[in-house]
Order: sequence, then C1' cells, then structure tokens
RNA sequence: GGGCUUGUAGCGUAGUUGGAUAACGCAUCAGCCUUAUAAACUGAAGAUCGAGGGUUCGAUCCCCUCCGAGCCUA
Repeated sequence: GGGCUUGUAGCGUAGUUGGAUAACGCAUCAGCCUUAUAAACUGAAGAUCGAGGGUUCGAUCCCCUCCGAGCCUA
C1' cells in the first nucleotide's frame, strides 16, 4: 500500500428486513438488613450509539469520507 472485521454507559455485551421513553450484567450511589462491614433484596443515576456528511417522514441500523483498534496479505 491492498483486503476484511470492529467502535453502543466507568467496564463487558445485546439490540437492528430502518419506527415509539436504546436493554442486560458488573461497577457506582441511596435505601433495607446488620453492633458494623459484606452478601442478599429494592430503587436511582449514568449513552447526543467513534466524528462529520448523505438518503429517508423517520438512522444505533443503509451509503460516503475521516479517526481509533484488531486480523490477513504485499
């Protein structure tokens, strides 16, 4: 240089023949329990879905260009 895969919450993941307030686990915070801590249980907060454009009534999803990561190849 060429090809392929991939990027969603602090971390790990799900999600999509394009459709309503983007889901789950761990972690965090609060409550409950306890002499106290942990565990268990209950609840809450946390994401402009890598960035910018395009298509569309509507984009996490489709298209383009970049950026990051991984693999193969020269």
Predicted 3D model of a 74-nucleotide RNA (transfer RNA) from Paramecium sonneborni. The prediction has a mean pLDDT of 80.